[in-house]
RNA sequence: UGAUUAUAAAGAAGGGGGGAGAGACCAGGCUCAGAGAACCUCUGGCAACCAUCCUAAGAUUGAGGAUAAGGUGCCAAUACCUGGCCGGAUAACGGAGUUAUAAUUU
Numbered sequence: 001u002g003a004u005u006a007u008a009a010a011g012a013a014g015g016g017g018g019g020a021g022a023g024a025c026c027a028g029g030c031u032c033a034g035a036g037a038a039c040c041u042c043u044g045g046c047a048a049c050c051a052u053c054c055u056a057a058g059a060u061u062g063a064g065g066a067u068a069a070g071g072u073g074c075c076a077a078u079a080c081c082u083g084g085c086c087g088g089a090u091a092a093c094g095g096a097g098u099u100a101u102a103a104u105u106u
Base pairs, nucleotide, nucleotide: 002105003104004103005102006101007100008099013043014042015041016040017039021032022031023030025084026083027082028081029080044075045074046073049071050070051067052066053065054064055063079098085095086094087093
């Protein structure tokens, strides 16, 4: 870097450095930002993918529950909203794709 599977309407912020942008890409909105953005860092927290333990079944993997020491992740707004695809009635809504994260694998 690619592939597969799962999840994405819940949840969780303060300090220091930094100095103008940020919300993945494109378009349009909307929002956040010198009362200090991105990014780096420290501390704290959320969650429960991996992990550990338990339960019942049962026939090898899945289901339910508990925990949070370890590996990741995350801590404005649904993945900020709509479109850049399909179905649907031009709606609601559903699905796909893309993106992000995890686990496995190349």